[in-house]
Context: one part of a larger RNA
RNA sequence: CUGGGUUUAAAGGGUGCGUAGGCGGAUUAAUAAGUCAGAGGUGAAAGCUCUCAGCUUAACUGAGGAACUGCCUUUGAUACUGUUAGUCUUGAAAUUAGAUGAGGUUGGCGGAAUGAGUCAUGUAGCGGUGAAAUGCAUAGAUAUGACUUAGAACACCGAUUGCGAAGGCAGCUGACUGGUCUAUAUUUGACGCUGAGGCACGAAAGCGUGGGGAGCGAACAGGAUUAGAUACCCUGGUAGUCCACGCCCUAAACGAUGUUUACUCGGUGUUUGUCCUUUACGGAUGGGCACCCAAGGGAAACCAUUAAGUAAACCACCUGGGGAGUACGUUCGCAAGAAUGAAACUC
Numbered sequence: 001c002u003g004g005g006u007u008u009a010a011a012g013g014g015u016g017c018g019u020a021g022g023c024g025g026a027u028u029a030a031u032a033a034g035u036c037a038g039a040g041g042u043g044a045a046a047g048c049u050c051u052c053a054g055c056u057u058a059a060c061u062g063a064g065g066a067a068c069u070g071c072c073u074u075u076g077a078u079a080c081u082g083u084u085a086g087u088c089u090u091g092a093a094a095u096u097a098g099a100u101g102a103g104g105u106u107g108g109c110g111g112a113a114u115g116a117g118u119c120a121u122g123u124a125g126c127g128g129u130g131a132a133a134u135g136c137a138u139a140g141a142u143a144u145g146a147c148u149u150a151g152a153a154c155a156c157c158g159a160u161u162g163c164g165a166a167g168g169c170a171g172c173u174g175a176c177u178g179g180u181c182u183a184u185a186u187u188u189g190a191c192g193c194u195g196a197g198g199c200a201c202g203a204a205a206g207c208g209u210g211g212g213g214a215g216c217g218a219a220c221a222g223g224a225u226u227a228g229a230u231a232c233c234c235u236g237g238u239a240g241u242c243c244a245c246g247c248c249c250u251a252a253a254c255g256a257u258g259u260u261u262a263c264u265c266g267g268u269g270u271u272u273g274u275c276c277u278u279u280a281c282g283g284a285u286g287g288g289c290a291c292c293c294a295a296g297g298g299a300a301a302c303c304a305u306u307a308a309g310u311a312a313a314c315c316a317c318c319u320g321g322g323g324a325g326u327a328c329g330u331u332c333g334c335a336a337g338a339a340u341g342a343a344a345c346u347c
Base pairs, nucleotide, nucleotide: 004318005317006316007301008300012315014201015200016199017198021194022193023192025088026087027086028085029084030083031082033081034080035077036076037075038074039073040072041071042070049065050064051063052062053061054060091191092188093187094186095185096183097182098181099180100179103177104176105175106174107173108172109171110154114150115149116148117147118146119145120144121143125136126135162169163168206247207246208245209244210243211242215241216240220236221235222234223233258314259313260312261311262310263309266292267291268290269289270288271287272286273285274284275283276282277280296303297302320347321346322345329340330339331338332337
């Protein structure tokens, strides 16, 4: 490279937008670039191959043919692809009217709980554990009540629910704002799909500057446990967790399943629209989320209209284990490090 693959054996990029490129709906006409056919020219010789011949045979050699699958010129064909010019509405988009939701950003507000402070009641314990101890407490703790205050998170509702491209999103409410779905028509008329590079977003932890700091809590200290205990358990507790701005760019970033389109039995539940009637455990028709099962697929587990089935387009990735996601180089980063990414050797 070919062939074969990528849920779990190696292998789907964390996610989207989008450049180049690749691929692309129906129909008419033109053209004839690709494509197909004919003819001509050229495609050195040797070699290969076929037939025949010469050395006694063979190797070897000679003659002739074929081949040289190519390129150029020319004459035609026009189904398909391309190009050009039209037309169309099914793909796509827009308009209108509704609907939907923890989608996003930013402000305001709320109650419970927790900690702290003040006052009051009150007295000897509290706390913690398997049992204890460290710890707190007569300088009045724990407990109870009232008031004040701080920060963080939002019980019930809550669900196999919903929304979002993914990460993710949950008290109530205002403002701004993105998406999706449905319905009937109207409009544009292929405007589409994918997408190397690129750009944007991207949990947690971590980093920088400035705030904040209730609870929790790496590190750390002490108490236990233990042969030891740099742990599990307990008492404390710094960074952090929170906010603003700027970085970092990684995850079992998972459905371990790329995106898009078409096709392929049924059943059940749920969510969100629309329509109908005989109005009820009703029917029809769309969009989601789940479960069960048929054909089919699969090594099996299982998947099964939300495919891992049947096909097509485009991208990404894999090629024995270790060495190794290491070394070197390069790019990015304040750093931590990230991205790209070998070989020797070895089994």
The part of an RNA shown here (small-subunit ribosomal RNA, central domain) has 347 nucleotides and comes from a metagenome. The full RNA is in RNAcentral, with records from SILVA.